Source information: A computed fold for a 108-nucleotide RNA from a Bacteroidales bacterium, annotated as SAM riboswitch aptamer (S box leader). The model forms 94% of the base pairs in the Rfam consensus. The coordinates come from a structure-prediction model, not an experiment, and the mean pLDDT is 85. Rfam family: SAM riboswitch aptamer (S box leader). Rfam's curators write: The SAM riboswitch is found upstream of a number of genes which code for proteins involved in methionine or cysteine biosynthesis in Gram-positive bacteria. Rfam links the family to the GO term regulation of gene expression.
RNA sequence: GAAUUAUACAGAGGAGUGGAGAGAACAGGCUCAACGAAGCUCCGGCAACCUACCCGAUAGGCAAGGUGCCAAUACCUGCCGACUCCAUUAGGAGUGGAAUUAUAAUUU
Numbered sequence: 001g002a003a004u005u006a007u008a009c010a011g012a013g014g015a016g017u018g019g020a021g022a023g024a025a026c027a028g029g030c031u032c033a034a035c036g037a038a039g040c041u042c043c044g045g046c047a048a049c050c051u052a053c054c055c056g057a058u059a060g061g062c063a064a065g066g067u068g069c070c071a072a073u074a075c076c077u078g079c080c081g082a083c084u085c086c087a088u089u090a091g092g093a094g095u096g097g098a099a100u101u102a103u104a105a106u107u108u
Stems, first nucleotide, its partner, number of pairs: 001108008013043005021032003026078004044070003049066003053061002074100001079097002082095005
């Protein structure tokens, strides 16, 4: 890098460094940012996918180890001869699904 499966409206931030951007990519919107963005380091925390442990148990627990995560739903929308409602011309709202992305586990 690729494949498969699962999850994504819950939860959890301070300090130092840094110095202008950030919120995956593209477009539109919106938001965050010189009262200091991203990145990096340290400490703290959240969660419970995998391991270990507890447990009669595949349920449940724990949080030591491996990851992950700690503004806003994955910030929102984008695709669909889909469903419902409104308007019945264009269109609008909601729901569902798909795609993409992220993370984990397994395989390669």